[in-house]
């Protein structure tokens, strides 16, 4: 350094749910606060697939746009150093 992931150490992130009498969005969803299911990349990236939303078309298929990185794969950055 790479692989790997500890009943180790220091830390980190934040599901569901709740609140937002001026938060954004048609929606999926996002943002802020609370919260703690969990996570060795649950840091970042929509490149591929899946799923979700909106519109078009339509028997189905399909097309366009948006979302989901905590669905998977991939790319990239990174703390620690037991077996």
């Nucleotide at each position: 350094u790479u692989c790997c992931g500890a009943c180790a150490a220091a830390g980190g992130c934040a599901a569901a749910c709740c609140c937002g009498a001026u938060c954004c969005g048609c929606a999926a969803g996002g943002c802020g606060g609370g919260g703690a299911c969990g996570c060795a990349a649950a840091g970042c990236c929509a490149c591929g697939g899946g799923c979700c939303c909106a519109g078009g078309a339509g028997a189905a298929a399909c097309c366009u746009g948006g979302g989901u990185a905590g669905c998977c794969g991939g790319g990239u950055u990174u703390c620690c150093g037991a077996a």
A computed fold for an 83-nucleotide RNA from an Armatimonadota bacterium, annotated as c-di-GMP-I riboswitch aptamer. The prediction has a mean pLDDT of 86. Rfam family: c-di-GMP-I riboswitch aptamer. Rfam links the family to the GO term cyclic-di-GMP binding. The organism belongs to Armatimonadota, within Bacteria.